[in-house]
Molecule: glmS glucosamine-6-phosphate activated ribozyme aptamer
Organism: Lachnoanaerobaculum saburreum F0468
RNA sequence: AAAGAAAAAUUAGCGCCCGGACUUCGGGAGACCCAAGUCGACGAGGUAAACAGUUAUCGAAAGAUUCGGCGGAUGCUGUUUCGGAGUAGUGCAUCGUAAGAGGAAGAAAAAAAGCGAAAUCAAGAUCGUAACAAAAGCUUUCUUCGCACAAUA
Numbered sequence: 001a002a003a004g005a006a007a008a009a010u011u012a013g014c015g016c017c018c019g020g021a022c023u024u025c026g027g028g029a030g031a032c033c034c035a036a037g038u039c040g041a042c043g044a045g046g047u048a049a050a051c052a053g054u055u056a057u058c059g060a061a062a063g064a065u066u067c068g069g070c071g072g073a074u075g076c077u078g079u080u081u082c083g084g085a086g087u088a089g090u091g092c093a094u095c096g097u098a099a100g101a102g103g104a105a106g107a108a109a110a111a112a113a114g115c116g117a118a119a120u121c122a123a124g125a126u127c128g129u130a131a132c133a134a135a136a137g138c139u140u141u142c143u144u145c146g147c148a149c150a151a152u153a
Stems, first nucleotide, its partner, number of pairs: 014071004019067001020039005026033002042059003048081007082096003089149004100144007114129004
């Protein structure tokens, strides 16, 4: 370096559910009951570390449950630590490894829904195909980038 085998991972808009909704079998005149199942957020984006607080960003779809509940969490805020840029250096302030702030313009980019396939009694799920976002970031550009400090040069 190549080939083969096995296992794991491809992970936090994530997981779960004694509410609820839906499906099927059975029972019931009916309301409904029993059993077994199904659904219960669609992707984009997102982690320096610790602690605390907090109903944690963005749009899509639908207009029926993406209802309701629980747990977790990369968000935000505060404190501390570490780190970056700038400064000769330190601190304040600022930011988080793509490591100042603000404004404008631009490019690219999703899945579900839909359609199709096979399986399933069904709810529904899986796979394939394909249309359409926003935020952040990116690119270009404009403005702005401060204050304090002993000693030394």